[in-house]
Context: one part of a larger RNA
Molecule: large-subunit ribosomal RNA, domain V
Organism: marine sediment metagenome
RNA sequence: CCUGCAGCAGGACGAAAAGACCCCAUGAAGCUUUACUAUAGCUUGAUAUUGGGUUACGAGUUUUGAUGUUCAGUAUAGGCGGGAGACGUUGAUACCUUGACGCCAGUCAAGGGGUAGUCACAAUAUGAGAUACCACCCUUCUGAGCUUGUAAUCCUAACCUUUGACCGUAUAUCCGGUCAGGGGACAGUGUCUGGUGGGUAGUUUAACUGGGGCGGUUGCCUCCUAAAGUGCAACGGAGGCGUUUAUAAGGUUGGCUAGAUCCGGAUGGAAAUCGGAUUGAUAGUGCAAAGGCACAAGCCAGCUUUACUGCGAGUCUGAUGGGACAAGCAGUUGCGAAAGCAGAACUUAGUGAUCCGACUUUUGAUUGUAGUAUCGAAGAAGCUCAACAGAUAAAAGCUACUCUGGGGAUAACAGGCUAGUCGCGCCCAAGCGUCCACAGCGACGGCGCGGUUCGGCACCUCGAUGUCGGCUCAUCUCAUCCUGGGGGUGAAGAAGCUCCCAAGGGUUUGGCUGUUCGCCAAUUAAAGAGGUACGCGAGCUGGGUUCAAACCGUCGUGAGACAGGUUGGACUCCUAUCCGCUGCAGG
Numbered sequence: 001c002c003u004g005c006a007g008c009a010g011g012a013c014g015a016a017a018a019g020a021c022c023c024c025a026u027g028a029a030g031c032u033u034u035a036c037u038a039u040a041g042c043u044u045g046a047u048a049u050u051g052g053g054u055u056a057c058g059a060g061u062u063u064u065g066a067u068g069u070u071c072a073g074u075a076u077a078g079g080c081g082g083g084a085g086a087c088g089u090u091g092a093u094a095c096c097u098u099g100a101c102g103c104c105a106g107u108c109a110a111g112g113g114g115u116a117g118u119c120a121c122a123a124u125a126u127g128a129g130a131u132a133c134c135a136c137c138c139u140u141c142u143g144a145g146c147u148u149g150u151a152a153u154c155c156u157a158a159c160c161u162u163u164g165a166c167c168g169u170a171u172a173u174c175c176g177g178u179c180a181g182g183g184g185a186c187a188g189u190g191u192c193u194g195g196u197g198g199g200u201a202g203u204u205u206a207a208c209u210g211g212g213g214c215g216g217u218u219g220c221c222u223c224c225u226a227a228a229g230u231g232c233a234a235c236g237g238a239g240g241c242g243u244u245u246a247u248a249a250g251g252u253u254g255g256c257u258a259g260a261u262c263c264g265g266a267u268g269g270a271a272a273u274c275g276g277a278u279u280g281a282u283a284g285u286g287c288a289a290a291g292g293c294a295c296a297a298g299c300c301a302g303c304u305u306u307a308c309u310g311c312g313a314g315u316c317u318g319a320u321g322g323g324a325c326a327a328g329c330a331g332u333u334g335c336g337a338a339a340g341c342a343g344a345a346c347u348u349a350g351u352g353a354u355c356c357g358a359c360u361u362u363u364g365a366u367u368g369u370a371g372u373a374u375c376g377a378a379g380a381a382g383c384u385c386a387a388c389a390g391a392u393a394a395a396a397g398c399u400a401c402u403c404u405g406g407g408g409a410u411a412a413c414a415g416g417c418u419a420g421u422c423g424c425g426c427c428c429a430a431g432c433g434u435c436c437a438c439a440g441c442g443a444c445g446g447c448g449c450g451g452u453u454c455g456g457c458a459c460c461u462c463g464a465u466g467u468c469g470g471c472u473c474a475u476c477u478c479a480u481c482c483u484g485g486g487g488g489u490g491a492a493g494a495a496g497c498u499c500c501c502a503a504g505g506g507u508u509u510g511g512c513u514g515u516u517c518g519c520c521a522a523u524u525a526a527a528g529a530g531g532u533a534c535g536c537g538a539g540c541u542g543g544g545u546u547c548a549a550a551c552c553g554u555c556g557u558g559a560g561a562c563a564g565g566u567u568g569g570a571c572u573c574c575u576a577u578c579c580g581c582u583g584c585a586g587g
Base pairs, nucleotide, nucleotide: 001587002586003585004584005583006582007581008580010579011578012577014573015572022407023406024405025404027403028402029399030398031397032396035203036202037201038200039199041196042195043194045192046191047190048189049188051155052154053153054152055151056150057149058148059147060146061145062144063143065141066140068138078137079136081134082133085119086118087117095112096111097110098109099108100107101106159183160182161181163180164179165178166177167176168175206218207217208216215235219241220240221239222238223237224236242388243286244345245344250304251303252302253301254300255299256298259279260278261277262276263275264274284293285292287350289348290347291346308331309330310329311328314325315324316323317322320389333342334341335340356382359379360378361377362376364375365374366373414461415459416457417456418455420454422450423449424448425447426446427445431441432440468543469541470540471539473535474532475531476530477529478528481506482505483504484501485500486499487498488497489496508522509521510520511519512518549567550566551565552564553562554561555560
C1' cells in the first nucleotide's frame, strides 16, 4: 500500500417528512364581535278564521230647529231664483215672567193672561230687497235616524279547555261523543308588515414596504436630486393644493411707479403721516415654489360683461382615456377718436371615468292617430368613489386547534460580504506624573489591523443546513494566565508596573441560577482570550427557548394576545452504502 473482518460516528450541507417558524395567495377552514348582508326564533300592527248587544267619544250622510250686525240705511240685509200676496178664533199684534245666544243694537224659544188684526209689495237708501211666503244652497251650533271607527264593558254560538261525570269500553292519564263547568270572539293558527335577532349562515377585512407588523404614504402643483434638449427612481431633501374674485382680483381706455437707507420735521416712540437726498427692483403679484414682469403682468381711475354662441386650419404632450395652445370665419356685444383689443384671471395646482336615477330644453323614435307613458339627443347638477384609472348601493377581527399551494423572489439559526459598533495596535503630543510630554498615563484629532459583539445587506439553503446550556471527546491560533528568556523602570532587596521573544506543557473544586455570563466560598504556579456551523444531539441530555392543556397579571367588547411570570409536555433510524478514523488478520 491492497484485501477482508470487527468497530466509531466527523463528513457525504447523510436518510425520513413538497418546513409546522416567517412571508405571499384578490387560497381554505374554525372561532369572535357594537364589520356587512341575510335568516330561524321572539315581538308589534293589519287581515282571515270572527259573531251579537250597551255606553262614551269621533267621522260621513239624511233630516228637525236655529245661526249670519263694515259704512249708508227704519234695522243684526248669508247667497241665487220664483213672487203679490202670506199668516191669523187650531188665538195674530201689543204686554208680563223665565231661559239661550249676543257684535249689548237686539234675535229666538217656553209659559201666563188677552182678543182681531199683523207683515209685505210702493217710497228713501244700497253692488244686491225682503225670514211677507215658497224652494235650492253656504258658515256655525243643536236634536234624531242610518253607516262606520276607536275605547271600555256585557253576552254566547265559533274557537280553546293538560276541569268533572257518563258512554263507546271487557283493557286505556289516548281518541271520539254527550252533559255540566271555566274561558271566549280574546287566545291559537295562516298571509302581509315594522322592530329585535352572532342563535344560525354567506362573505369582506387594500397595497407600497431594504421580511412582515407598528408607524408613514397613496391624487394634483413647484423646486432640488436630474448628469446645460425631453424624460428619469428611492420609506431621497424642501414646500403647497382640494380654492378665490361681480363691491371685480375679469374686459377695455387713460394715467402712475415701488422698496430700503440717511437727514430734517408738533403730539409721534424702532416703526403712522410730511419734505429732501442716495440707491435702483431688493417692492408688488389673492395663496406654495419656480420662471417671468418697469413699454410693466405691479398701482389708480372711467365705462363695462368677450367669465359670449356656432366652428376651427394647424400644432404640442401623450400607451389609451385624456390634457394644452391656436390664427382665422360667421353671429352678437364691450371699451377706444382710431389702429385695435377682448372666447376670464402673469403662468404652472384648486380635481373624479362609466353606470344610475332626478332636473331643463327638444321639428327626434315607438305604440294606426291624439292624449298619456317609455326611450333617444343636447345641457347642467348629484361621489374626501382622497386606497383619488374609481371591484359592491352595502363589510371588522382572532387562530398556539389550524390547513392547502408556493417562496430561500422574504425574515428567525448558521455561513458569506461589509466593518458603523466592537477588540487590538500605531502616529501627533495639550496635559498628569514635586521638577520632567513619553517609568507609567495621555485629551482633541489622525492612520491601520482583526473578523470573537450588536448591527447592515438578503448571496446558498424554506421538495428542512435541528436551535441555548450542560456532558463526552477534542483540535487549532496567539493579541501569553502560569512556567522559561530578556529591555525599561518613578527597579535598593523583596514584591510590582510596562514592553519584547516564546504556544512545549499546564490552566482547580464547590454554593446559587436552565443558564453562557456573573456573584460568593476555599484553593492554586496559574485558575488566559478566542476560532472550529456561537466545535461536537445519524454521540448523550432536554433544565431553558418554541406546539397542543392550564393558572395569574396586563391589554382587548370578544375570539384571543404578551422578548411578562408559572406547572406539564413523544429527541426517529438496536440496521453505516461511500469517504474518514481505530483495532486485528492475510497478501